[in-house]
RNA sequence: CAUAAACUUUAGGGGUGCUUUGCGCGAGCAAGGCUGAGACGAUACCCUCCGAACCUGAACCAGAUAAUGCUGGCGAAGGGAAAAGUACUGGUCCGCUC
Numbered sequence: 001c002a003u004a005a006a007c008u009u010u011a012g013g014g015g016u017g018c019u020u021u022g023c024g025c026g027a028g029c030a031a032g033g034c035u036g037a038g039a040c041g042a043u044a045c046c047c048u049c050c051g052a053a054c055c056u057g058a059a060c061c062a063g064a065u066a067a068u069g070c071u072g073g074c075g076a077a078g079g080g081a082a083a084a085g086u087a088c089u090g091g092u093c094c095g096c097u098c
Stems, first nucleotide, its partner, number of pairs: 001090002006086005011048004017034007054079003060073004
């Protein structure tokens, strides 16, 4: 000097659904169940351009389920939030010793 899987710092982006019971006129609230990293214990979790975190299409299509973005398709389609530092390894240069 190059390299960045990973980590750190700062900054930023993002989602929070389905369902049962109880309470409530209702909006909702509480406690369970399902999937998940996360379903508001959040000072959490995930993602940040090598970008499938997440949004749009979408009240979409197929399958499954008690039900649901639950699974797959759609789909590398469109959009989407970044900078700095650290290692291994490699290269180059300098100094010292033999």
Model confidence (mean pLDDT): 79 of 100. A computed fold for a 98-nucleotide RNA from Hymenobacter sp., annotated as TPP riboswitch aptamer (THI element). NCBI's taxonomy places the organism under Bacteria, Pseudomonadati, Cytophagales, Hymenobacteraceae, Hymenobacter. RNAcentral holds the sequence, with entries from Rfam. It matches the Rfam family "TPP riboswitch aptamer (THI element)". Rfam links the family to the GO term thiamine pyrophosphate binding.